Predicted 3D model of a 69-nucleotide RNA (Fluoride riboswitch aptamer (crcB RNA motif)) from a Nitrososphaerota archaeon. Rfam family: Fluoride riboswitch aptamer (crcB RNA motif). Gene Ontology terms of the family: positive regulation of gene expression and response to fluoride. NCBI's taxonomy places the organism under Archaea, Thermoproteati, Nitrososphaerota. The coordinates come from a structure-prediction model, not an experiment, and the mean pLDDT is 76. The model forms 100% of the base pairs in the Rfam consensus.
RNA sequence: UAAUCCAGCGGAGAUGACGUUCUCCCGGGUCAGUCCCAAACCGCUAUAGCUGAUAACGUCUACCAAUAU
Numbered sequence: 001u002a003a004u005c006c007a008g009c010g011g012a013g014a015u016g017a018c019g020u021u022c023u024c025c026c027g028g029g030u031c032a033g034u035c036c037c038a039a040a041c042c043g044c045u046a047u048a049g050c051u052g053a054u055a056a057c058g059u060c061u062a063c064c065a066a067u068a069u
Base pairs, nucleotide, nucleotide: 010025011024012023013022016060017059018058019057020056021055027037028036029035043050044049
């Protein structure tokens, strides 16, 4: 100096919120930063349309369908 691994902070996982777990990114600029850039991420598809508020589980809210009062 470079790469890899581990830990921590932060961020991400096709429509909202909370909790737990899992996976992924975590580099550069700057005196510094709560700033800037980047990364992870941004569904399927016969192009006429279709599924879903979860990455997974549980709860709440919204939407849709059926039944009962």